Small-subunit ribosomal RNA from an uncultured marine bacterium, 1496 nucleotides, folded computationally. It matches the Rfam family "Bacterial small subunit ribosomal RNA". The sequence is in RNAcentral, with records from ENA and Greengenes.

[in-house]
RNA sequence: GAGUUUGAUCAUGGCUCAGAUUGAACGCUGGCGGUAGGCUUAACACAUGCAAGUCGUGCGAGAAAGUAUCUUCGGAUAUGAGUAGAGCGGCGGACGGGUGGGUAACGCGUAGGAAUCUACCUAGUAGAAGGGGAUAGCCCGAGGAAACUCGGAUUAAUACCGUAUACCUCCUUCGGGAGAAAGAAGGCCUCUCUUUGAAGCUUUCGCUACUAGAUGAGCCUGCGUAAGAUUAGCUUGUUGGUGAGGUAAAGGCUCACCAAGGCUACGAUCUUUAGCGGGUCUGAGAGGACGAUCCGCCACAUUGGGACUGAGACACGGCCCAGACUCCUACGGGAGGCAGCAGUGGGGAAUAUUGGACAAUGGGCGCAAGCCUGAUCCAGCCAUACCGCGUGUGUGAAGAAGGCCCUAGGGUUGUAAAGCACUUUAAGUUGGGAAGAAAAGUUAUUGGCUAAUACCCAAUGACCGUGACAUUACCAUCAGAAUAAGGACCGGCUAAUUCCGUGCCAGCAGCCGCGGUAAUACGGAAGGUCCAAGCGUUAAUCGGAAUUACUGGGCGUAAAGCACGCGUAGGUGGUUUAUUAAGUUGGAUGUGAAAUCCCCGGGCUCAACCUGGGAACUGCAUCCAAAACUGUUUCACUAGAGUACGAUAGAGGGAGGUAGAAUUCACAGUGUAGCGGUGGAAUGCGUAGAUAUGUGAAGAAUACCAAUGGCGAAGGCAGCCUCCUGGAUCUGUACUGACACUGAGGUGCGAAAGCGUGGGUAGCGAACAGGAUUAGAUACCCUGGUAGUCCACGCCGUAAACGAUGUCAACUAGCUGUUGGAAAGCAUUGCUUUUCAGUGGCGCAGCUAACGUAGUAAGUUGACCGCCUGGGGAGUACGGCCGCAAGGUUAAAACUCAAAUGAAUUGACGGGGACCCGCACAAGCGGUGGAGCAUGUGGUUUAAUUCGAAGCAACGCGCAGAACCUUACCAACCCUUGACAUCCUGUGCUACUACCAGAGAUGGUACGUUCCCUUCGGGGACGCAGUGACAGGUGCUGCAUGGCUGUCGUCAGCUCGUGUCGUGAGAUGUUCGGUUAAGUCCGGCAACGAGCGCAACCCACAUCUUUAGUUGCCAGCAGGUUAAGCUGGGCACUCUAGAGAAACUGCCCGUGAUAAGCGGGAGGAAGGUGUGGAUGACGUCAAGUCCUCAUGGCCCUUACGGGGUGGGCUACAAACGUGCUACAAUGGGGAGUACAAAGGGCUGCAAACCAGCAAUGGUAAGCGAAUCCCAAAAAACUUCUCGUAGUCCGGAUUGGGGUCUGCAACUCGACCCCAUGAAGUCGGAAUCGCUAGUAAUCGCGAAUCAGAAUGUCGCGGUGAAUACGUUCCCGGGCCUUGUACACACCGCCCGUCACACCAUGGAAGUGGAUUGCACCAGAAGUAAUUAGUUUAACCUUCGGGAGGACGGUUACCACGGUGUGGUUCAUGACUGGGGUGAAGUCGUAACAAGGUAACC
Repeated sequence: GAGUUUGAUCAUGGCUCAGAUUGAACGCUGGCGGUAGGCUUAACACAUGCAAGUCGUGCGAGAAAGUAUCUUCGGAUAUGAGUAGAGCGGCGGACGGGUGGGUAACGCGUAGGAAUCUACCUAGUAGAAGGGGAUAGCCCGAGGAAACUCGGAUUAAUACCGUAUACCUCCUUCGGGAGAAAGAAGGCCUCUCUUUGAAGCUUUCGCUACUAGAUGAGCCUGCGUAAGAUUAGCUUGUUGGUGAGGUAAAGGCUCACCAAGGCUACGAUCUUUAGCGGGUCUGAGAGGACGAUCCGCCACAUUGGGACUGAGACACGGCCCAGACUCCUACGGGAGGCAGCAGUGGGGAAUAUUGGACAAUGGGCGCAAGCCUGAUCCAGCCAUACCGCGUGUGUGAAGAAGGCCCUAGGGUUGUAAAGCACUUUAAGUUGGGAAGAAAAGUUAUUGGCUAAUACCCAAUGACCGUGACAUUACCAUCAGAAUAAGGACCGGCUAAUUCCGUGCCAGCAGCCGCGGUAAUACGGAAGGUCCAAGCGUUAAUCGGAAUUACUGGGCGUAAAGCACGCGUAGGUGGUUUAUUAAGUUGGAUGUGAAAUCCCCGGGCUCAACCUGGGAACUGCAUCCAAAACUGUUUCACUAGAGUACGAUAGAGGGAGGUAGAAUUCACAGUGUAGCGGUGGAAUGCGUAGAUAUGUGAAGAAUACCAAUGGCGAAGGCAGCCUCCUGGAUCUGUACUGACACUGAGGUGCGAAAGCGUGGGUAGCGAACAGGAUUAGAUACCCUGGUAGUCCACGCCGUAAACGAUGUCAACUAGCUGUUGGAAAGCAUUGCUUUUCAGUGGCGCAGCUAACGUAGUAAGUUGACCGCCUGGGGAGUACGGCCGCAAGGUUAAAACUCAAAUGAAUUGACGGGGACCCGCACAAGCGGUGGAGCAUGUGGUUUAAUUCGAAGCAACGCGCAGAACCUUACCAACCCUUGACAUCCUGUGCUACUACCAGAGAUGGUACGUUCCCUUCGGGGACGCAGUGACAGGUGCUGCAUGGCUGUCGUCAGCUCGUGUCGUGAGAUGUUCGGUUAAGUCCGGCAACGAGCGCAACCCACAUCUUUAGUUGCCAGCAGGUUAAGCUGGGCACUCUAGAGAAACUGCCCGUGAUAAGCGGGAGGAAGGUGUGGAUGACGUCAAGUCCUCAUGGCCCUUACGGGGUGGGCUACAAACGUGCUACAAUGGGGAGUACAAAGGGCUGCAAACCAGCAAUGGUAAGCGAAUCCCAAAAAACUUCUCGUAGUCCGGAUUGGGGUCUGCAACUCGACCCCAUGAAGUCGGAAUCGCUAGUAAUCGCGAAUCAGAAUGUCGCGGUGAAUACGUUCCCGGGCCUUGUACACACCGCCCGUCACACCAUGGAAGUGGAUUGCACCAGAAGUAAUUAGUUUAACCUUCGGGAGGACGGUUACCACGGUGUGGUUCAUGACUGGGGUGAAGUCGUAACAAGGUAACC
C1' cells in the first nucleotide's frame, strides 16, 4: 500500500496478501564452473577401523624370520641388529577435536580490583659435593577359562633416600631454626695412569635454589542479562564478630564460642524456559526475532559420587566406587563407554565418504634426523545457498503445414519453423602446463662462542632435492549447431484469456470466494504472463502492524475513568540569594579482541569469494573544565496553601420531641342490599347487616410551598421545634511562609436487594393461593397474601453506583436565565452597572468518525493515578483472599469465527405519530355460500384420462366452441432422405378411372399413353427410384432469451444537468404554507432549470350550423289503396356522414394573502376533468408464455420424426371456484295489443304458401343488401285463471317416439312431442358487485361454427335506493419518528430439548515426574584416630626407636530405603457447562410503543 464487516458511507477493529530471509524440507525439472554449507529430531544405542604419543643424547636388558659360511646334521658363527617388541624413567596426555544435557548464575558481557599460583619460554644471580638402599624388566616357580595375580632369585638409572653446603628463600619466641641438585652427548688431550679408555678441560642440552618478565590460570566487586504475583514472604552456617583450621590465594570455605542478624514490592523465595557474547536476519530508524557455520567464554563427556597424579584435572579416548545397559565366561569371575573422524541401527519432513595426505599451516616428543597428529590441507556426495556462463547468431512471408479460435471474411501460434549464411564460449578430443616449496641435508666462506682451525649458532654462495590435491588452474589443437529448458501462474488483490469437458458432482481456495448445463476461479487444450537451472508449495522470522504506540496510539457513544473520599511509599512542584557538582554539557586518556557491517584500494578474466588500509563499534571507566537548567544545602519572599477576626445561605449529618391530612383496623349508633373490580368478568366482602356515615387506636410517609432551586465527596438528603456537629461562600485586615498536587498498596464511606439477633407491622407487597385471559399462561389484569419494606445493633460491598466524561492547575469570542454574597452609581418600597462563588440554556474559533462538545470542554497545555488492545468461550474455570450464607474480588486457557462494533445515509417496515385518497369502511340495492343442473379446477381412477395456468394477479383461464378431424395423449398396425424445403444422379410422364385384399394407412392388377421452352446440345415443372448432406420434433430449459401480456395502478409519482452543503454514502431541488383528481397551480426557500409521467391533443355520445340527399325521410302540393312514402314531387324535419361552432372558472357575488383556488349564481344543450373509451412513467414480482410465433444451448434420428384405425381429453366417492334455473302472487299459465338498438347474410340469409301438435320438411320470390332476409323484440299494457300448496311454483331425472347437421350422433351432439315430476319454501360461519341512465331487471345480435352456449363480446328497453361521515377493516400517497430489517416483517432472532462431533472443568481414585521435611543406611574416597598385623634406606645402647604400609574405628557423603507433605503431568465410571453442525421439537424473550418500553 491492497483485499475483506455495509444496500451504500465514514470510523473503529481484527484477519489476509504483496517484500526480504533460512543449516531448511517436499513436488516437478535439471547443462557447466567457482565459493560456502550440510543430524535443527534421540546428551538414543553403537559393530569395525583410525583420532596421543614420543625420547636409546636418562637406564638396564634385548628377539625372530630371512641370508651367508661351516657342520659330526644335534647345531654353531656372521649378518639381520643393538633392529622389532616390552619394561624402568622423562615430557606430553589439562592442548587440539566434539556437544549444548545442565545452568537465570559473577555463568556470560562490560568496566574495575587485590590476597595468589604459573611446567615449557626469556633475562639475571648462585650452585651442581659426597654417599646409600631398593625395584620393574629378564630368569625360575605357582594360581586362573580369561583378565590378570602371587612367590623366589638377580639388576640399572636424569627412579628413590640420607649427609654436606645455602647468595637467596621460608619460619621465628628475633636467640635462632629449616630446606637443593643429575647427569648425558660431542670435542681437546698440555700434565698423570696408559690397551680401549679414565681423570681433567671445554661446548651444547639437561639439573638445583632464588629473583624479575612473558604467557596462562584462580579469586573479588559495580552495572547489564527471559517469563510468571493464580509464587509474598525467604533464611540457622543463615548475617556479622573473635579465635583456630584449611587453601596457591581473600572469605562461614570449615569448626568452636558470642551477637541476632541478613534478603524482599526497585520483586526475595518458588516455578517454567534457556548455554552467554562478538554477531545473524529484518527494519527508514528505534526496535523485534534468532545465537548453524567462524571467533571468545562457560558447562559436560553412559548416570551419580570420589579422590589420586601433576605446574595445571577432580581429567572425553586416566583411576576407584555405586546404578542402568551391552558383551565374554569353564559360572568362579571379567570387559566396555563415538556429545573425536568416518560409519551402523533407531528417531525424523530432513542433513554426506567406514576417502587421500602429513606437501603446506599448527601441535606433542626429540640435540637432531625424525615419528605421531580423522587438528589441518585436499578430494568424494548433495542445485542446500550465493555468484558467473551456456543451451546459439544473422537473415528468412509462400505470413508453409499442423494446432487453436472464428462474426466463416479471417485471426493467432509467427521470423517462430523450414531454407540460406555464420560463430564455437561451455561440455567433448589431442597436446602443453604454472604457483602453492619456505625449509631440511651436503659443502664452501665469513662472523659469534672458545685455548681451539672441534662442536654449536647466524649470514651468504653452490649443489642436491621435498606436492596429497593432480588426468589441477591456465594455454593451444580438432570437429560440429552439434551435447544442454523447465516450473508456476492467468476471477480481484496481481502481470497474463479463450474453447472444450464437468454440472453444489468431481474438485479449487492465501483472503474475499468459485462449482446447482453457456465456469476467464474445477479438469484438459491453445494462447499469454512471470521467473529461469531452476520454479513452485509447506514451515519459520522480521516487515507491512502507528495491531503494545520510547521514536509513535487511545479511554462521552467503537475495547477502555476504580462508585466516592482520606492518605503512605513514589512521582511532580511558586519567587529569590549563595553553595555544591549528583544529573547535564564540553574536552582528554584508557578500553571497547579478531572476524563481520560500511568506505577507499588490491587479487582471482568478472562476480560471489579472498585481502590491505581507514572509519565505525552510538558502550563503560578515570581525569579536567563549565555552572544556565534540574537536584543537595542555604539567606529571604508572598501571588499557591492555610489560620484568626466579621457576615451569609442551605431537604449537609446525628439525637430527642411534636403536628395535621390520608389509609386500615376496632367499637357502638344511623341505615339497607348491594359493594368491589375489569377491556368484559369472576374470585372476594355483604342479611351473622357490608359499602356509606360517627368516635377511638396503630404504623408509615410528609400534599401545597417546589423550582434544569439548595446542600453534600459520592451514595444521598424534604412537615415543624430543640440540642450537638461537618463543610462551603463573600468582604476587609492581620498572621504562618511552599506547609502544595496526585496517589500503587492501605483505610473509610457506600442505593436497593439480601443475611443474623431482637422489636414493630397501617399501607404496599417477591413467594404462594384463587379468579380471569389464552391453543397453553407456572405471565401481563383482578381478589387475597407471607417474607420484606420501618426501628436498634452487626454483616454484605455491589448497580445503566451515568455527565456512560478520574483529580488538580493555567490560558482561550460572545449572548441570556437563575441561587448565595459584595461594591459603586442613581430618578431609592427599587433600578442600573461591576465583581466573586455556584447552577442552566444558546453559540464562535478549535476539536471530533460523526453525533456532538464548546470557560462546568470532549479546545490549548502541565502534573499524577487508573484502564484498553478483534468477536465468542468469559467476567467463566482452577487457585488465592474476603463473607454466616448468598456471593464478591483477583482472573486464564483449549476451542471457534472473519468478522463483532460506533456514528451517520437511503430505503423498507411498525399492533409509532400527523395529513390525504379509493365502493376501503359506513349508508343502501342485489347477489354468492344451502338446492338441481352447466362449466372449470384439485384429487382419485385409467392403457390414456395430452399439456400449460396456482393468493389478490390460476380455476365459463389458453379453448371465438374435443363425435372423426382438431389432438399434442393411449393401444395395436405401417413408413424411414421421410407428410414438408434445397442440392445431386438415373428414369419417365403423371394424373384419371375400374377391380381385388385390408379396420385403414397401404399393397396388387388392369386401363392409359398427348406437358412447356429450346440456340436441338439441352433446360424447366411434375412423378418414381437411389445416394448423402439434411428434413422433422406441441421433446427439455420462460431460471439462457426476443416479442407479447398480467399486476401494483390511471396510483402521482420517477429522475437528470449545473450550483450549493457534507470527509463521505448522500442531501438540496422534490421539503414548508395553501390548493388540486393530479409533483395541479400559487407563494416562500441555496437553489436555478429540464426530462419521463399528470393534464391536453385522439375516438364515441350530448347541442347547434353548414354541405350533400339514395336504398333514408314525408311538412306542404298532387295521385292512389281495405291498408301501406305505394307513386309524382320535395330535401323542410328525422336520419346518414363530411366540415365547422360551442365550455375557457370567460362573467357576477362572496371567500382566500390582492395569489393559486374554493363556494354560490347567471347564461347555456352541456359547468368546473361534461360523460364513456383509447392512452399505463421509473420500476416491482427470476410474475406468465420455448404448446401462437421467433430463438441460444441440450436431447431424439428405422424414432421423442411421419401415416392411418379405434379409444381418450366427456371417467367419479367426496372437495373448491364461476354461472344458469328456481324456491313463487311485484308471481305462473292462457289470450290480446305496442315500442328498440346494434349486427349478420352466396358452401349464405331466406319471405310468402303448403304439410306436421312440434322440432322440421316441401316448394320457392327477393337480396352480395340504409332497398331483400334473419326478425317474433322481451319485460311493459289489457283481460281471464290460479289463492299460499311442494302448488297450475320448480323443472332435474328417467321411459317412449321423433327432427336436423354430418362418412358417422354407441362411448359422446342439439332440438321437438308425449309421459315422468327429484331437490328446493330465500340459504351457517363467511364473502362479492355497484354511486346514475349506474345497480337491478328484460329481451336482441354477433364471433367461433357442418352441428353443438347457462360462456364470451356487443346492443338497446324499463329503471332505483343511499353516501351522516373517515373512528375502524383493506389498499395507496406525502411528511415525521424508532429500528439489531436490506432476500428488506412472509424480516431478524432467543432459550430449553433431541442427534453428531470437538476441546475443556469437577470427580471415588489410579499411574508417573519433581521437590520439602524427618529417619534409616552408608560403597569408594579423604581427614582424624588406633591397644592389631607388618616394614629396605635414617637413628641406635642392636633390645629397639622414628617414620611408613595394611587392617580397625569415627566424621563427611553418593546410590538406596521408610514415613509424611507440596508442585506438576497423564488417565478415570459418572457428571457440569461451552463450541460447532442447509432444511428436527417446543414456544416467541429481544429488535417497531416488538404488541407488558427496554436495560443494570
Description:
The coordinates come from a structure-prediction model, not an experiment, and the mean pLDDT is 84.